[in-house]
Molecule: SAM riboswitch aptamer (S box leader)
Organism: Symbiobacterium thermophilum
Formats: sequence, C1' cells, structure tokens
RNA sequence: CGCUUAUCCAGAGCCGGCGGAGGGACUGGUCCGAUGAAGCCCGGCAACCGGCCGCGCGCCGCUCGGCGCGGCGGCAGCGGUGCCAACGCCUGCGGGGGUACCGGCGGGCCUCCGAGCGAUGAGAC
Repeated sequence: CGCUUAUCCAGAGCCGGCGGAGGGACUGGUCCGAUGAAGCCCGGCAACCGGCCGCGCGCCGCUCGGCGCGGCGGCAGCGGUGCCAACGCCUGCGGGGGUACCGGCGGGCCUCCGAGCGAUGAGAC
C1' cells in the first nucleotide's frame, strides 16, 4: 500500500502561547480565515480497543467464592488510537417518490434508498 469488519445528523478552544496564509481529501459549489488559516505546544471530548462497576448468561466450586463471555447498562479518562466549524458542509454514479416547465424527449428543484469515494477504530495476512 492492499484486505475484512464496525461506525460516520452525539461531544469537544470565535477571548491560552508560538506561528504567519491558508484551510474544509478529490470535482464543482459553498463556506471558514489578518476580529488571524495550516502546523506545533497547551487545553478539551469520549467514538473504538483496553480498564473499572452493576446486571445477565455459562463453567469450576458448591459455605464464602473464583474464572470466562464479539450480551446489556453505567463510570473514569489512567493506558492504545482518534477527534475538537457547518450531517463525512453540500455535490459527483444508479434508482424510487413529489413538484413547476415542455407536444414529447429531457433536464431543473425537493426528498428518500443504494453504490462509490473518503475518514477513524478493531482485526487478519
């Protein structure tokens, strides 16, 4: 790099420091930005894994208790990642429904479903 799988309308700094013009993956939009972007430090959040507690189930023991669980609920933020404008900001491909225009084809707008792309975790090779 690629593969599998789960999640992506919750949460977190417009008033901390350094820094100086860019940033929101890509396309087209559209936003954010010198009332200061990216990045770094600090601060914060709590999604996943781990941790702790309760319940449930199973096993051992069978008095007390111990162990396990890809089960349910909760806590902390200590560990491993991650994240901290806007739904993954909207959109891009296919389809359903609605609506105005049109003789029709058709595309426009609204909405829903799916795919793709992307991001993050966990896992296997």